Source information:
This is a predicted structure of a 483-nucleotide part of an RNA (small-subunit ribosomal RNA, 3' major domain) from an uncultured bacterium. RNAcentral holds the full RNA, with entries from ENA. It matches the Rfam family "Bacterial small subunit ribosomal RNA".
Context: one part of a larger RNA
């Protein structure tokens, strides 16, 4: 001065309470531990590891294993020698690679030149050769840097002068109101400043103005898709602005900050989100993003390949996803999105096929044209409570499809097959509003692969008496044998 208390007081937060939905129970996916394995690469470990690094492990990636092979190496710089660069072709091999051969003469600059070219000498490349070096996802994340996670969007943290104190220090930042907030105000041996808070920033919601084409309106044709032609109101597009300030009124109150009700308003008291993260903690995490010290390797801990591995499987944990039904489940109709992505890309209409697909190629560098159908809702009708017309997991046969190749080990698609499963024990997440809940759309990464993850919009709830208790977390005070 600090930390700590099963010490006190004030006061926050989905921290309990209230309420809604799930986990914990099944099948499955996916991480993990474990045990197995030649290997089952590493690496993360309460919160804050475990759908995490993985925004894509059949080869590649791949850092691992088994075997084949290589030693100036796949990769930079120099130094000697050859040779253009490059294109092929045999032979062993699983490839890497090894061994044989063929074809091939460019560019710059000087000299000669019979103008055909011939010598030299460079540079870019390609071989040998030999060391100087390179390499190392080889230790240390307790040598680091840099990034990141947490406490925590919590209101702290500190500094300069002065004053106290012999000193660590302490005042200031304590107090009295008040705020989301060290935010304001008012008091005080303080007076001020700095980093934080708060606004400047992006996005949603109201209004204008300014753009008007592919968007929007109007007419005219057409069965529609859509074509013509006019518009600058409206939707919209996006780009500049306006608007909210507690600014107006009433009450509270210390005449102050503020708080409360109310006008007006699209919008109030920080209007929603969202970037944004002080001083510091956790020797918190990463030497496997890169960087770097120091150790270790150098005919291997280095490099190339084929295979197999990471995908094993008695088991245990998390984290999801489908279900257990009838507020459902099929089967026909018929409607409404936002946000994205498209040229080695997206791909319509048609035709083929039950179907995944496939033939074809209109059109689109895209407000045009395509992915595209959005589901859910809503209408009609079936199923009657049953392991069922719930549920679909597991198996078998047939096939699409993407790459060289789907056995290990992809996704999908029909037709059989139909398993646990009756709403979950102790226990335990999540959420306070366009949110939980529930529905689908899209993206990255990708050849192909998505139940995960980053958007998107659609239907749309319940409940907060209250702050005693659980947690965590701020201030003031208290006790200590702790630092």
């Nucleotide at each position: 001065u600090g930390a700590c208390g099963g010490g006190g007081g004030c006061c926050c937060g989905c921290a309990c309470a209230a309420g809604c939905g799930g986990u914990g129970g099944a099948g499955u996916a996916u991480g993990u531990g474990g045990u197995u394995u030649a290997a089952u690469u590493c690496g993360a470990c309460g919160c804050a590891a475990c759908g995490c690094g993985a925004a894509g492990a059949a080869c590649c990636u791949u850092a691992c294993c088994u075997g084949g092979g290589u030693u100036u190496g796949a990769c930079a710089u120099c130094u000697g020698g050859g040779g253009a660069a490059c294109c092929g072709g045999g032979u062993g091999g699983a490839a890497a690679c090894a061994c044989c051969u063929g074809g091939g003469u460019g560019c710059c600059u000087g000299c000669c030149u019979u103008c055909g070219g011939g010598c030299a000498g460079g540079a870019g490349c390609c071989c040998c050769a030999a060391g100087a070096c390179a390499g190392g996802u080889g230790c240390u994340g307790c040598a680091u840097g840099g990034c990141u996670g947490u406490c925590g969007u919590c209101a702290g943290c500190u500094c300069g002068u002065g004053c106290c104190g012999u000193g660590a220090g302490g005042u200031g930042u304590u107090g009295g109101g008040u705020u989301a907030a060290g935010u304001c105000c008012c008091g005080c041996a303080a007076c001020g400043a700095g980093c934080g808070c708060a606004a400047c920033c992006c996005u949603c919601g109201c209004c204008g103005a300014c753009u008007g084409u592919u968007g929007c309106c109007u007419c005219a044709g057409g069965a529609a898709a859509c074509u013509g032609a006019g518009g600058g109101u409206c939707u919209c597009u996006g780009u500049c602005g306006g608007g909210a300030c507690u600014g107006c009124c009433g009450g509270u109150g210390u005449u102050a900050a503020a708080c409360c009700g109310g006008a007006g308003g699209a919008a109030g008291g920080u209007g929603g989100g969202g970037a944004c993260g002080a001083c510091g903690u956790c020797a918190a995490g990463u030497c496997a993003u890169c960087a770097u010290g120091g150790c270790c390797u150098u005919u291997a801990u280095g490099c190339c390949c084929a295979g197999g591995g990471c995908u094993a499987c008695a088991c245990a944990c998390g984290u999801a996803c489908u279900a257990c039904a009838a507020u459902g489940g099929c089967g026909g109709g018929u409607a409404c999105a936002a946000a994205g992505g498209g040229c080695u890309g997206c791909g319509a209409u048609a035709c083929c096929g039950c179907g995944a697909g496939g033939u074809g190629g209109a059109g689109c560098u895209a407000a045009u044209c395509c992915c595209a159908a959005a589901a859910a809702a809503c209408c009609c009708g079936c199923c009657c409570c049953a392991g069922u017309u719930c549920a679909g997991a597991u198996c078998g046969c047939a096939g699409u499809c993407u790459g060289c190749a789907a056995c290990u080990c992809g996704a999908c698609u029909g037709c059989g097959u139909g398993a646990a499963g009756g709403c979950g024990g102790a226990a335990u997440c999540g959420c306070u509003a366009g949110u939980a809940a529930u529905c689908g759309c899209u993206g990255a990464u990708c050849a192909g692969c998505a139940g995960g993850c980053a958007g998107c919009g659609g239907u749309g709830a319940a409940u907060a008496c209250g702050u005693u208790c659980c947690c965590g977390g701020g201030c003031c005070u208290u006790g200590u044998a702790c630092a």